[in-house]
Parts: sequence; structure tokens; C1' cells
RNA sequence: UGCCCCCUCGUUCAAUGGUAGGACCGACGACUCUGAAUCGUUCAAUCGGGGUUCGAAUCCCUGGGGGGCAA
Repeated sequence: UGCCCCCUCGUUCAAUGGUAGGACCGACGACUCUGAAUCGUUCAAUCGGGGUUCGAAUCCCUGGGGGGCAA
């Protein structure tokens, strides 16, 4: 300097353009003499801006961050 890929709950991973979900963690409860384990409930997110569309995590543009390849 050029090209390519990625960015979603605290973490990790999903999601035909149509309700953003699972697991772990956390909180609360059940169980227990107490705790662990187990079970139930619950909390919580689409990197920023713009565009297309009836409707965008998804498609397009731009910016930011991270990674890779070539030189």
C1' cells in the first nucleotide's frame, strides 16, 4: 500500500428480509439442618451514521474496531 473476512446479552454461539433465541454466568425461588448438585423462573444484546424496503441483525454506502493474505 492493495485485497479478503469478522463485529449480536457479561461470555460463547444461533437467527429465509417478518416476535432477536439457546447455553454458560448473574439474580430470585424450590429442594436441604446448612451448603453443593439438581430443577424452575427471571435479567440482559444486533459497533456508529445514512440509504433501500410495508418491514433490516440480515441488502447497499460510509465511518470505527479486530483478524488474515500479498507486497
Transfer RNA from Granulicella tundricola MP5ACTX9, 71 nucleotides, folded computationally.
The prediction has a mean pLDDT of 81.
The same sequence occurs in records of 2 taxa.
Rfam family: tRNA. By type it is a transfer RNA.